[in-house]
Molecule: transfer RNA
Organism: Flavobacteriales bacterium
RNA sequence: GCCUCCCUAGCUCAGCGGUAGAGCAGCUCAUUCGUAAUGAGCAGGUCGCCGGUUCAAAUCCGGCGGGGGGCUCCC
Numbered sequence: 001g002c003c004u005c006c007c008u009a010g011c012u013c014a015g016c017g018g019u020a021g022a023g024c025a026g027c028u029c030a031u032u033c034g035u036a037a038u039g040a041g042c043a044g045g046u047c048g049c050c051g052g053u054u055c056a057a058a059u060c061c062g063g064c065g066g067g068g069g070g071c072u073c074c075c
Base pairs, nucleotide, nucleotide: 001071002070003069004068005067006066007065010024011023012022013021018055026042027041028040029039030038048064049063050062051061052060
């Protein structure tokens, strides 16, 4: 330098045009003599950034940034 994959909640990930979700973690309540476990509920997101397409974009397209993998050039 080239190719390819990934970037969504604190963490691990799903969602692939039409209201953003799960598990774990957190908080509250119940249960218990108490703790753990268990059950119920609550909160938590500018979907990496900037543009474009569209009635509508996390999703499609372009650029940029960050990360993983592969290849290659110079010497």